[in-house]
Context: one part of a larger RNA
RNA sequence: UUGGGUUUAAAGGGUACGUAGGCGGAAGAUUAAGUCAGUGGUGAAAUCCCGCAGCUCAACUGUGGAACUGUCAUUGAUACUGGUUUUCUUGAAUUUAGUUGAGGUAGGCGGAAUGUGUAAUGUAGCGGUGAAAUGCUUAGAUAUUACACAGAACACCGAUUGCGAAGGCAGCUUCUAAGCUAUGAUUGACGCUGAGGUACGAAAGCGUGGGGAGCGAACAGGAUUAGAUACCCUGGUAGUCCACGCCGUAAACUAUGAUCACUCGUUGUUGGCAAUACAUCGUCAGCGACUGAGCGAAAGCAUUAAGUGAUCCACCUGGGGAGUACGGUCGCAAGAUUGAAACUC
Numbered sequence: 001u002u003g004g005g006u007u008u009a010a011a012g013g014g015u016a017c018g019u020a021g022g023c024g025g026a027a028g029a030u031u032a033a034g035u036c037a038g039u040g041g042u043g044a045a046a047u048c049c050c051g052c053a054g055c056u057c058a059a060c061u062g063u064g065g066a067a068c069u070g071u072c073a074u075u076g077a078u079a080c081u082g083g084u085u086u087u088c089u090u091g092a093a094u095u096u097a098g099u100u101g102a103g104g105u106a107g108g109c110g111g112a113a114u115g116u117g118u119a120a121u122g123u124a125g126c127g128g129u130g131a132a133a134u135g136c137u138u139a140g141a142u143a144u145u146a147c148a149c150a151g152a153a154c155a156c157c158g159a160u161u162g163c164g165a166a167g168g169c170a171g172c173u174u175c176u177a178a179g180c181u182a183u184g185a186u187u188g189a190c191g192c193u194g195a196g197g198u199a200c201g202a203a204a205g206c207g208u209g210g211g212g213a214g215c216g217a218a219c220a221g222g223a224u225u226a227g228a229u230a231c232c233c234u235g236g237u238a239g240u241c242c243a244c245g246c247c248g249u250a251a252a253c254u255a256u257g258a259u260c261a262c263u264c265g266u267u268g269u270u271g272g273c274a275a276u277a278c279a280u281c282g283u284c285a286g287c288g289a290c291u292g293a294g295c296g297a298a299a300g301c302a303u304u305a306a307g308u309g310a311u312c313c314a315c316c317u318g319g320g321g322a323g324u325a326c327g328g329u330c331g332c333a334a335g336a337u338u339g340a341a342a343c344u345c
Stems, first nucleotide, its partner, number of pairs: 003317004007299002012313001014200004021193003025088007033081002035077008049065006091190001092187004096182005103176002106174004110154001114150008125136002162169002205246006214240002219235004257312006265290009275280001294301002318345003327338004
């Protein structure tokens, strides 16, 4: 490389958009590039294969044939692929009317809780634990009441719920995007995938400036213990929050790439639409559970496939060394990305 594979054995890119490329619906006409056939030229010799012959045989050699699966020219064929052209509506998209949701963005508002401050009542403990102690407290704590301030998160509803490409998204409200359904109308293949590329991308971390209630790496103290650089307790800095800029990684998981078609059933549920005899029931788009055929090494998957097929991309090829070294690219750094070999089993 071919082949075979990629839920769990090695292996699906974190996700989308999209360039080149690859692939691509139905009917007609035309062309004849691919494709197929005929003819002609060429395809050195040797080699290979076959026949015959020469060395006593063989290897070897000679001679004749075939072959040289290629290529060029030319004459035809036209099913398929390609090119050009005409048309179509089923794929795709637009419009109209409904409808759905924690989809996104920026400002404003709300109540509970927590903490702090002030004032009042009130007196000796509070707090914490397996038990304690550190800690707080007669300079009046804890508790209760009133008022004020601050920051962060949004109880109940709440759900195998919903939305989003993924990351993710939950108090209320403005702006905005999207999906789905129904019916006709419009465009007429405008599609699918997508190397590079671009955008987005949890948490932590980084830079500058704010903010800082609670929580809380590091750190300090108290315990526990043989020890305890821990688990438990009392404190507590960075951080967590906001704005702008970077980072670009996660068990970024459904460990399952995207799109299309086909293939038994049962049941729940979300959003529409339609029909009824008001008992029900059909259909489209999702989200779940169960179970067949089939598949699978099995566990299991099973119309949301890991079944049956098609197109395109990504990735794998024994374990360790190693996601390391070196070099390149990116980054302020942390590091990320690309990514070996010797050696060893």